The part of an RNA shown here (large-subunit ribosomal RNA, domain VI) has 268 nucleotides and comes from a Candidatus Eiseniibacteriota bacterium. Taxonomically the source falls in Candidatus Eiseniibacteriota (Bacteria, Bacteria candidate phyla). The coordinates come from a structure-prediction model, not an experiment, and the mean pLDDT is 89. Its Rfam family is "Bacterial large subunit ribosomal RNA".

Context: one part of a larger RNA
RNA sequence: CGCAGGAUAUUUGAGGGGAGCUGACCUUAGUACGAGAGGACCGGGUCGGACGGACCUCUAGUGUACCGGUUAUCGUGCCAACGGUAUUGCCGGGUAGCUAUGUCCGGAUGAGAUAAGCGCUGAAAGCAUCUAAGCGCGAAACUCGCCCCAAGAUUAGAUAUCCCCCAGCAUAAGCUGGCUAAAGGACCCUCGGAGAUGACGAGGUUGAUAGGCCGGAGGUGUAAGCGCGGUGACGCGUUCAGCCGACCGGUACUAAUCGUCCGUGAGG
Numbered sequence: 001c002g003c004a005g006g007a008u009a010u011u012u013g014a015g016g017g018g019a020g021c022u023g024a025c026c027u028u029a030g031u032a033c034g035a036g037a038g039g040a041c042c043g044g045g046u047c048g049g050a051c052g053g054a055c056c057u058c059u060a061g062u063g064u065a066c067c068g069g070u071u072a073u074c075g076u077g078c079c080a081a082c083g084g085u086a087u088u089g090c091c092g093g094g095u096a097g098c099u100a101u102g103u104c105c106g107g108a109u110g111a112g113a114u115a116a117g118c119g120c121u122g123a124a125a126g127c128a129u130c131u132a133a134g135c136g137c138g139a140a141a142c143u144c145g146c147c148c149c150a151a152g153a154u155u156a157g158a159u160a161u162c163c164c165c166c167a168g169c170a171u172a173a174g175c176u177g178g179c180u181a182a183a184g185g186a187c188c189c190u191c192g193g194a195g196a197u198g199a200c201g202a203g204g205u206u207g208a209u210a211g212g213c214c215g216g217a218g219g220u221g222u223a224a225g226c227g228c229g230g231u232g233a234c235g236c237g238u239u240c241a242g243c244c245g246a247c248c249g250g251u252a253c254u255a256a257u258c259g260u261c262c263g264u265g266a267g268g
Stems, first nucleotide, its partner, number of pairs: 001152001005163007015149004021049007033038001051106005059100004066093005071086006110144003117137004164267001165178005179265001184262004188204005209255003212251005218244003225238005
């Protein structure tokens, strides 16, 4: 921009894409078959491999804004306690998120029409013949079915709901004057399981959107100060303490203020 008014929501599915794999074992059954050796079809069940999707409860990894230990040095006047730098100084752990090695799930069942093939009926050709007329069965292939996208499918679809004036003149959609600016959308702002930017989604005081604060979960592992014990390094008590990113809730304390713009008037 189009989809012959505008808008919001929900959809149909033309068409397109994805998937489509396979093994072993148990049973049927040591049955059918076979002199024996051997050894099934059909059917039922169990467990896998590779591949794929989703997810983070578990396991495992990361986790340079979390906690702790520790070396050297500089600084906060000193002690103590802290901070800076040294690859995050080095090291031990680790929430959320992101992950696989982890967890769950998938291929199917089925329908249609068929291939090779197997048949029924059956003439030409008194027989025979699956074929010539007619009819049936029959594959991981084909069409559908399963999952995803999808009306720019310009053949531009459907459904529900919402919104939209007077006067005059012309009269085919119009023109002029006045009035009006709807439904809805956007700008802007607070953000996100969304994201390069747009976009998408949640919100903007009739508010829990983010931050703060409070509570919880979770991590670290028992803070500082003081007391006691020890000559001391240090230990013990107060103390399952202290500190604490992203997680789950609550709470208007802070910030989403106030506003502006687009969009018209019943539609050849």